[in-house]
RNA sequence: GACGAAAAAGGCAAACCCGUCGCGAGGCGGGGACGCAAAGCCAAGGGUCUCCUUACAGAGAUAGCCUGGCUACCGAAC
Numbered sequence: 001g002a003c004g005a006a007a008a009a010g011g012c013a014a015a016c017c018c019g020u021c022g023c024g025a026g027g028c029g030g031g032g033a034c035g036c037a038a039a040g041c042c043a044a045g046g047g048u049c050u051c052c053u054u055a056c057a058g059a060g061a062u063a064g065c066c067u068g069g070c071u072a073c074c075g076a077a078c
């Protein structure tokens, strides 16, 4: 560097519920755990979703959809 255990210390937190912001997808806070070795960060490419439009186009959301980039705990096997 790569890798990921029947290891150790921890970490994050789906659905759902409550509050709140948003036209909306959805975000934020609290509760809650389906899961996650990057489920840490980035909207760059693609996908999906929302708003608008006759449509194209445009604007937005999603990183826990995929690809990619940056950073990172531990240290068995390879």
Stems, first nucleotide, its partner, number of pairs: 003075002011036002016031006034064001040070003044067003047062005
c-di-GMP-I-GGC riboswitch aptamer from an Actinomycetota bacterium, 78 nucleotides, folded computationally.